[in-house]
The prediction has a mean pLDDT of 84. Predicted 3D model of a 583-nucleotide part of an RNA (large-subunit ribosomal RNA, domain V) from a metagenome. Rfam family: Bacterial large subunit ribosomal RNA. Rfam links the family to the GO terms structural constituent of ribosome and ribosome.
Context: one part of a larger RNA
RNA sequence: CCUGCGGUCAGACGGAAAGACCCCGUGCACCUUUACUGUAACUUUGCACUGGCAUUCGUGUCGGGAUGUGUAGGAUAGGUGGUAGGCUUUGAAGUUCGGGCGCCAGCUCGGAUGGAGCCAUCCUUGAAAUACCACCCUUAUCGUCAUGGAUGUCUAACCGCGCUCCGUCAUCCGGAGCCGGGACAGUGCAUGGUGGGCAGUUUGACUGGGGCGGUCGCCUCCCAAAGAGUAACGGAGGCGCGCGAUGGUGGGCUCAGACCGGUCGGAAAUCGGUCGUUGAGUGCAAUGGCAUAAGCCUGCCUGACUGCGAGACUGACAAGUCGAGCAGAGACGAAAGUCGGUCAUAGUGAUCCGGUGGUCCCGCGUGGAAGGGCCAUCGCUCAACGGAUAAAAGGUACGCCGGGGAUAACAGGCUGAUAACCCCCAAGAGUCCAUAUCGACGGGGUUGUUUGGCACCUCGAUGUCGGCUCAUCACAUCCUGGGGCUGGAGAAGGUCCCGAGGGUUCGGCUGUUCGCCGAUUAAAGUGGUACGUGAGCUGGGUUCAGAACGUCGUGAGACAGUUCGGUCCCUAUCUGCCGUGGG
Numbered sequence: 001c002c003u004g005c006g007g008u009c010a011g012a013c014g015g016a017a018a019g020a021c022c023c024c025g026u027g028c029a030c031c032u033u034u035a036c037u038g039u040a041a042c043u044u045u046g047c048a049c050u051g052g053c054a055u056u057c058g059u060g061u062c063g064g065g066a067u068g069u070g071u072a073g074g075a076u077a078g079g080u081g082g083u084a085g086g087c088u089u090u091g092a093a094g095u096u097c098g099g100g101c102g103c104c105a106g107c108u109c110g111g112a113u114g115g116a117g118c119c120a121u122c123c124u125u126g127a128a129a130u131a132c133c134a135c136c137c138u139u140a141u142c143g144u145c146a147u148g149g150a151u152g153u154c155u156a157a158c159c160g161c162g163c164u165c166c167g168u169c170a171u172c173c174g175g176a177g178c179c180g181g182g183a184c185a186g187u188g189c190a191u192g193g194u195g196g197g198c199a200g201u202u203u204g205a206c207u208g209g210g211g212c213g214g215u216c217g218c219c220u221c222c223c224a225a226a227g228a229g230u231a232a233c234g235g236a237g238g239c240g241c242g243c244g245a246u247g248g249u250g251g252g253c254u255c256a257g258a259c260c261g262g263u264c265g266g267a268a269a270u271c272g273g274u275c276g277u278u279g280a281g282u283g284c285a286a287u288g289g290c291a292u293a294a295g296c297c298u299g300c301c302u303g304a305c306u307g308c309g310a311g312a313c314u315g316a317c318a319a320g321u322c323g324a325g326c327a328g329a330g331a332c333g334a335a336a337g338u339c340g341g342u343c344a345u346a347g348u349g350a351u352c353c354g355g356u357g358g359u360c361c362c363g364c365g366u367g368g369a370a371g372g373g374c375c376a377u378c379g380c381u382c383a384a385c386g387g388a389u390a391a392a393a394g395g396u397a398c399g400c401c402g403g404g405g406a407u408a409a410c411a412g413g414c415u416g417a418u419a420a421c422c423c424c425c426a427a428g429a430g431u432c433c434a435u436a437u438c439g440a441c442g443g444g445g446u447u448g449u450u451u452g453g454c455a456c457c458u459c460g461a462u463g464u465c466g467g468c469u470c471a472u473c474a475c476a477u478c479c480u481g482g483g484g485c486u487g488g489a490g491a492a493g494g495u496c497c498c499g500a501g502g503g504u505u506c507g508g509c510u511g512u513u514c515g516c517c518g519a520u521u522a523a524a525g526u527g528g529u530a531c532g533u534g535a536g537c538u539g540g541g542u543u544c545a546g547a548a549c550g551u552c553g554u555g556a557g558a559c560a561g562u563u564c565g566g567u568c569c570c571u572a573u574c575u576g577c578c579g580u581g582g583g
Base pairs, nucleotide, nucleotide: 001583002582003581004580005579006578007577008576010575011574012573014570015569022404023403024402025401027400028399029396030395031394032393035201036200037199038198039197041194042193043192045190046189047188048187049186051154052153053152054151055150056149057148058147059146060145062143063142064141066139068137078136079135080134081133082132085119086118087117094113095112096111097110098109099108100107101106158181159180160179162178163177164176165175166174167173204216205215206214213233217239218238219237220236221235222234240385241283242342243341247301248300249299250298251297252296253295255279257275258274259273260272261271281290282289284347286345287344288343305328306327307326308325311322312321313320317386330339331338332337353379354378355377356376357375358374359373361372362371411458412456413454414453415452417451419447420446421445422444423443424442428438429437465540466538467537468536470532471529472528473527474526475525478503479502480501481498482497483496484495485494486493505519506518507517508516509515546564547563548562549561550559551558552557
């Protein structure tokens, strides 16, 4: 060196299972509820199956007889029209009894008595007689008919899992009879309500993982690298309007501030003078503008027009923006001219659907109409603001699927803020004296042990704390060895330098690492090794399914809160290592 055998289990990010944690999917499933929308069921009401009679309360038609004081006025005048007579032995006035109405004045009806009268234009009144007739109105009433509600009652629909008899040797069913209930119950259709009992679904995105928080459209500035444009959960602010004058036009004016002077009057009130290019003002944030003013004052007005629009800017598109000029009818101005809102840039919402006004258009054989089109206009914090629906919240540790190392938790990597260690400067402490020792304020490093940041390998799996076992390395050395300084008398120390050969305990509590405690020791070192080591062991902790407490939640459930319980697989192919053969 080649090749065996027996061991070991450190590696082959070993095998097994398209990670169960985490995130994503306009995935799924169950569960919850005061999510949305439905629905079984229950219930309300109406109609039908469903009938008789009575009472009572309504409504309506027809008929009868009543009913009607505002004031003035013989006094309880409903309206209009006709008319000069009407009622009466078929019994008037009056008297008496009883009923009704009533504004207490009277009106009216019936019975008895009575025995011949009573009323009308008369005067007042807007309107003249219930003297008479006709048609009506208001209000109550009587009767017929129709109809509705309620109540009672009946039996014949309908019901009976009450009895007897029969089919029939039958606790079914059917029939007959009796009894009980009864137009109810029950059922059908329609209708309002309740309705997680059940069903179908929804429950946004961005995001230095996700959640929580924040944000989502538009305007202004910086970032933005002197054309335009340009990102971030970069740094700052605004908008979701206002104004019929704060608009158009013609004319005129010049601000803020400072200094000086001046009654009350002061640092600022109003007044005068000088200086004053913009520091003022601009309806509102910022930027860019603006004194020829776009700022301030004032006269007259409504162009805050209708129909268009050459040509440009900008944008993926859809949108957005500027605009000379033409026609019409105007405003202001002597005119030239200016005027299609506002110094400019924010003050916003597509499409569908629907409303309103107009219109010559279409309009189902024709004429109309219904309905539509076109023009104008209105209705969205559709603010998740290019707006999925008119209409929507949660739980899952019982979970499932598809994916991701595009993205978190372990470990590694990069970084080294934080951490540990070292150094520089030396104010000061150290009686005196910075540097025996300690060292402020600051500065510079090293390491890769902490807490982090990043998200680079791994999600078709790199098993996670602690213990046990077995270790191996570094040295910033705990002991043992050698040395310098000392604020080293000695002893014991302090501090620094060299140094990694060897060593570095046993117990109590706790799952603990750590820590505290007890007893020792020369000492009971600090770290790395996937916080060494689970194809070596354990499984107490954490981190599935069960259960409970506290707390939170309406609830399903949840909690770096607690508590009891809870399956740890692998016969070693290769490499490594140990032992032992052969060539």